[in-house]
């Protein structure tokens, strides 16, 4: 400097006409009068970083005066933030990539990056197909060595044999090398052995009892001990924390209008019946429960946005955050507004003419996660290529 990759910001600006909506204020219209609703000036504000997803955690409402306990659910390494989360930071242990270190292309050790559904296999219980000898009660497919006995061959021969070396057949002896598998009974080298192996040795790695560092998870030091089958628990379990439910189509109110309509089952006798998933005690109240035919309403106000709010600067933390001063107010529609037209600009692509400017749109509200995103700007890494 080009390409890639990851991460964070932005994601369109100005003028002018028309035109819709909320909010303040002020005027006028009906009213006695006032309220509300209508008109109409004025001033102000009107889609997002994910508004999507509905996937988690609350705030708020109702049951409701509320508890327990069982069954179900949900998280799962240590700390700390947070109203709280399965979320955010830090920080350990496992995986992987790379680069370095060791005589050495081994185990092994450090650094950078990245990932992690990371309590428990010694409470049981369960599954590891196929392949392969063999996935457990462990064990030999191909080999390795010994050793008996056969055949074939080379050389020698004093003609009787001698001997190397290959097959084939039997014992016996091994799991180091190779096979087959996701996984094969620590690993890595060196010694040693007929051939082999902790079989000895150093390192690693597991076990045990200690000492240290550090809130912990956990790591690090020497001493010991040849020291053995292992995986799954995003299987069923134990085991530790937590969790009532149900949603703004929650819920309150006002106006209306009907038929306080009718029919059937089934339980029970207060030890019954409703109490917002199911079951049980408790507590409360005192008509509930299933269904089938018929009726009337679905109209308006609220709930509704001033918030665990935003910006900015200090201070404290490695950080998430907290905190303290200072400044802002920034949609609230309700069959559903936030919008058309022109004309100048911005940014990309093109010599120019023009050509293109992303994903996408509130609906009680807030923190999170995941997804989509055209450009253009910022930082990181990593390959090439040029100069110094």
């Nucleotide at each position: 400097g080009a390409c890639g990759c990851c991460g964070g910001a932005u994601g369109g600006a100005u003028a002018g006409c028309c035109g819709c909506u909320c909010g303040c204020u002020c005027u006028u219209u009906c009213u006695c009068a006032a309220a509300a609703a209508g008109a109409g000036a004025g001033c102000g504000g009107g889609a997002g970083g994910a508004a999507a997803g509905u996937c988690c955690g609350g705030u708020c409402u109702c049951c409701a005066u509320a508890g327990a306990g069982c069954a179900g659910c949900g998280u799962g390494c240590c700390g700390g933030c947070u109203a709280a989360c399965g979320g955010c930071c830090g920080g350990g242990g496992g995986g992987g990539a790379c680069c370095u270190c060791u005589c050495a292309u081994a185990a092994g050790g450090g650094g950078u990056c990245u990932u992690u559904a990371c309590g428990g296999a010694a409470a049981g219980u369960g599954c590891c197909a196929c392949a392969g000898a063999a996935a457990a009660u462990a064990u030999a497919c191909c080999g390795c060595c010994u050793u008996a006995u056969u055949c074939c061959c080379a050389c020698c021969u004093u003609c009787g044999g001698g001997c190397a070396g290959g097959g084939g057949u039997g014992a016996g002896g091994u799991a180091a090398g190779g096979g087959u598998g996701a996984a094969a009974u620590g690993g890595u080298g060196c010694g040693g052995u007929a051939a082999a192996a902790g079989c000895g040795c150093a390192c690693c790695g597991c076990g045990g009892a200690c000492g240290g560092a550090g809130u912990a998870a956990u790591c690090c030091g020497g001493c010991u001990g040849g020291c053995a089958g292992g995986g799954c628990a995003a299987a069923c379990c134990c085991c530790a924390c937590g969790c009532g439910g149900a949603g703004c189509a929650a819920g309150a109110c006002c106006a209306a209008a009907u038929a306080g309509g009718g029919g059937a089952g089934a339980a029970g006798g207060a030890g019954u019946g409703g109490c917002u998933c199911g079951c049980u005690c408790c507590g409360u109240u005192a008509a509930a429960c299933u269904u089938c035919c018929g009726g009337g309403u679905a109209g308006g106000u609220u709930g509704c946005u001033c918030g665990a709010g935003c910006c900015g600067u200090g201070c404290a933390g490695u950080a998430a955050u907290g905190u303290a001063c200072g400044g802002c107010c920034c949609a609230g529609a309700c069959g559903a507004a936030u919008g058309g037209c022109u004309a100048u600009c911005g940014c990309c692509c093109g010599c120019a003419a023009g050509g293109g400017u992303a994903c996408a749109a509130a609906a009680a509200c807030c923190g999170g996660c995941u997804u989509a995103u055209a450009g253009u700007c910022c930082g990181g890494c990593g390959u090439c290529u040029g100069c110094c």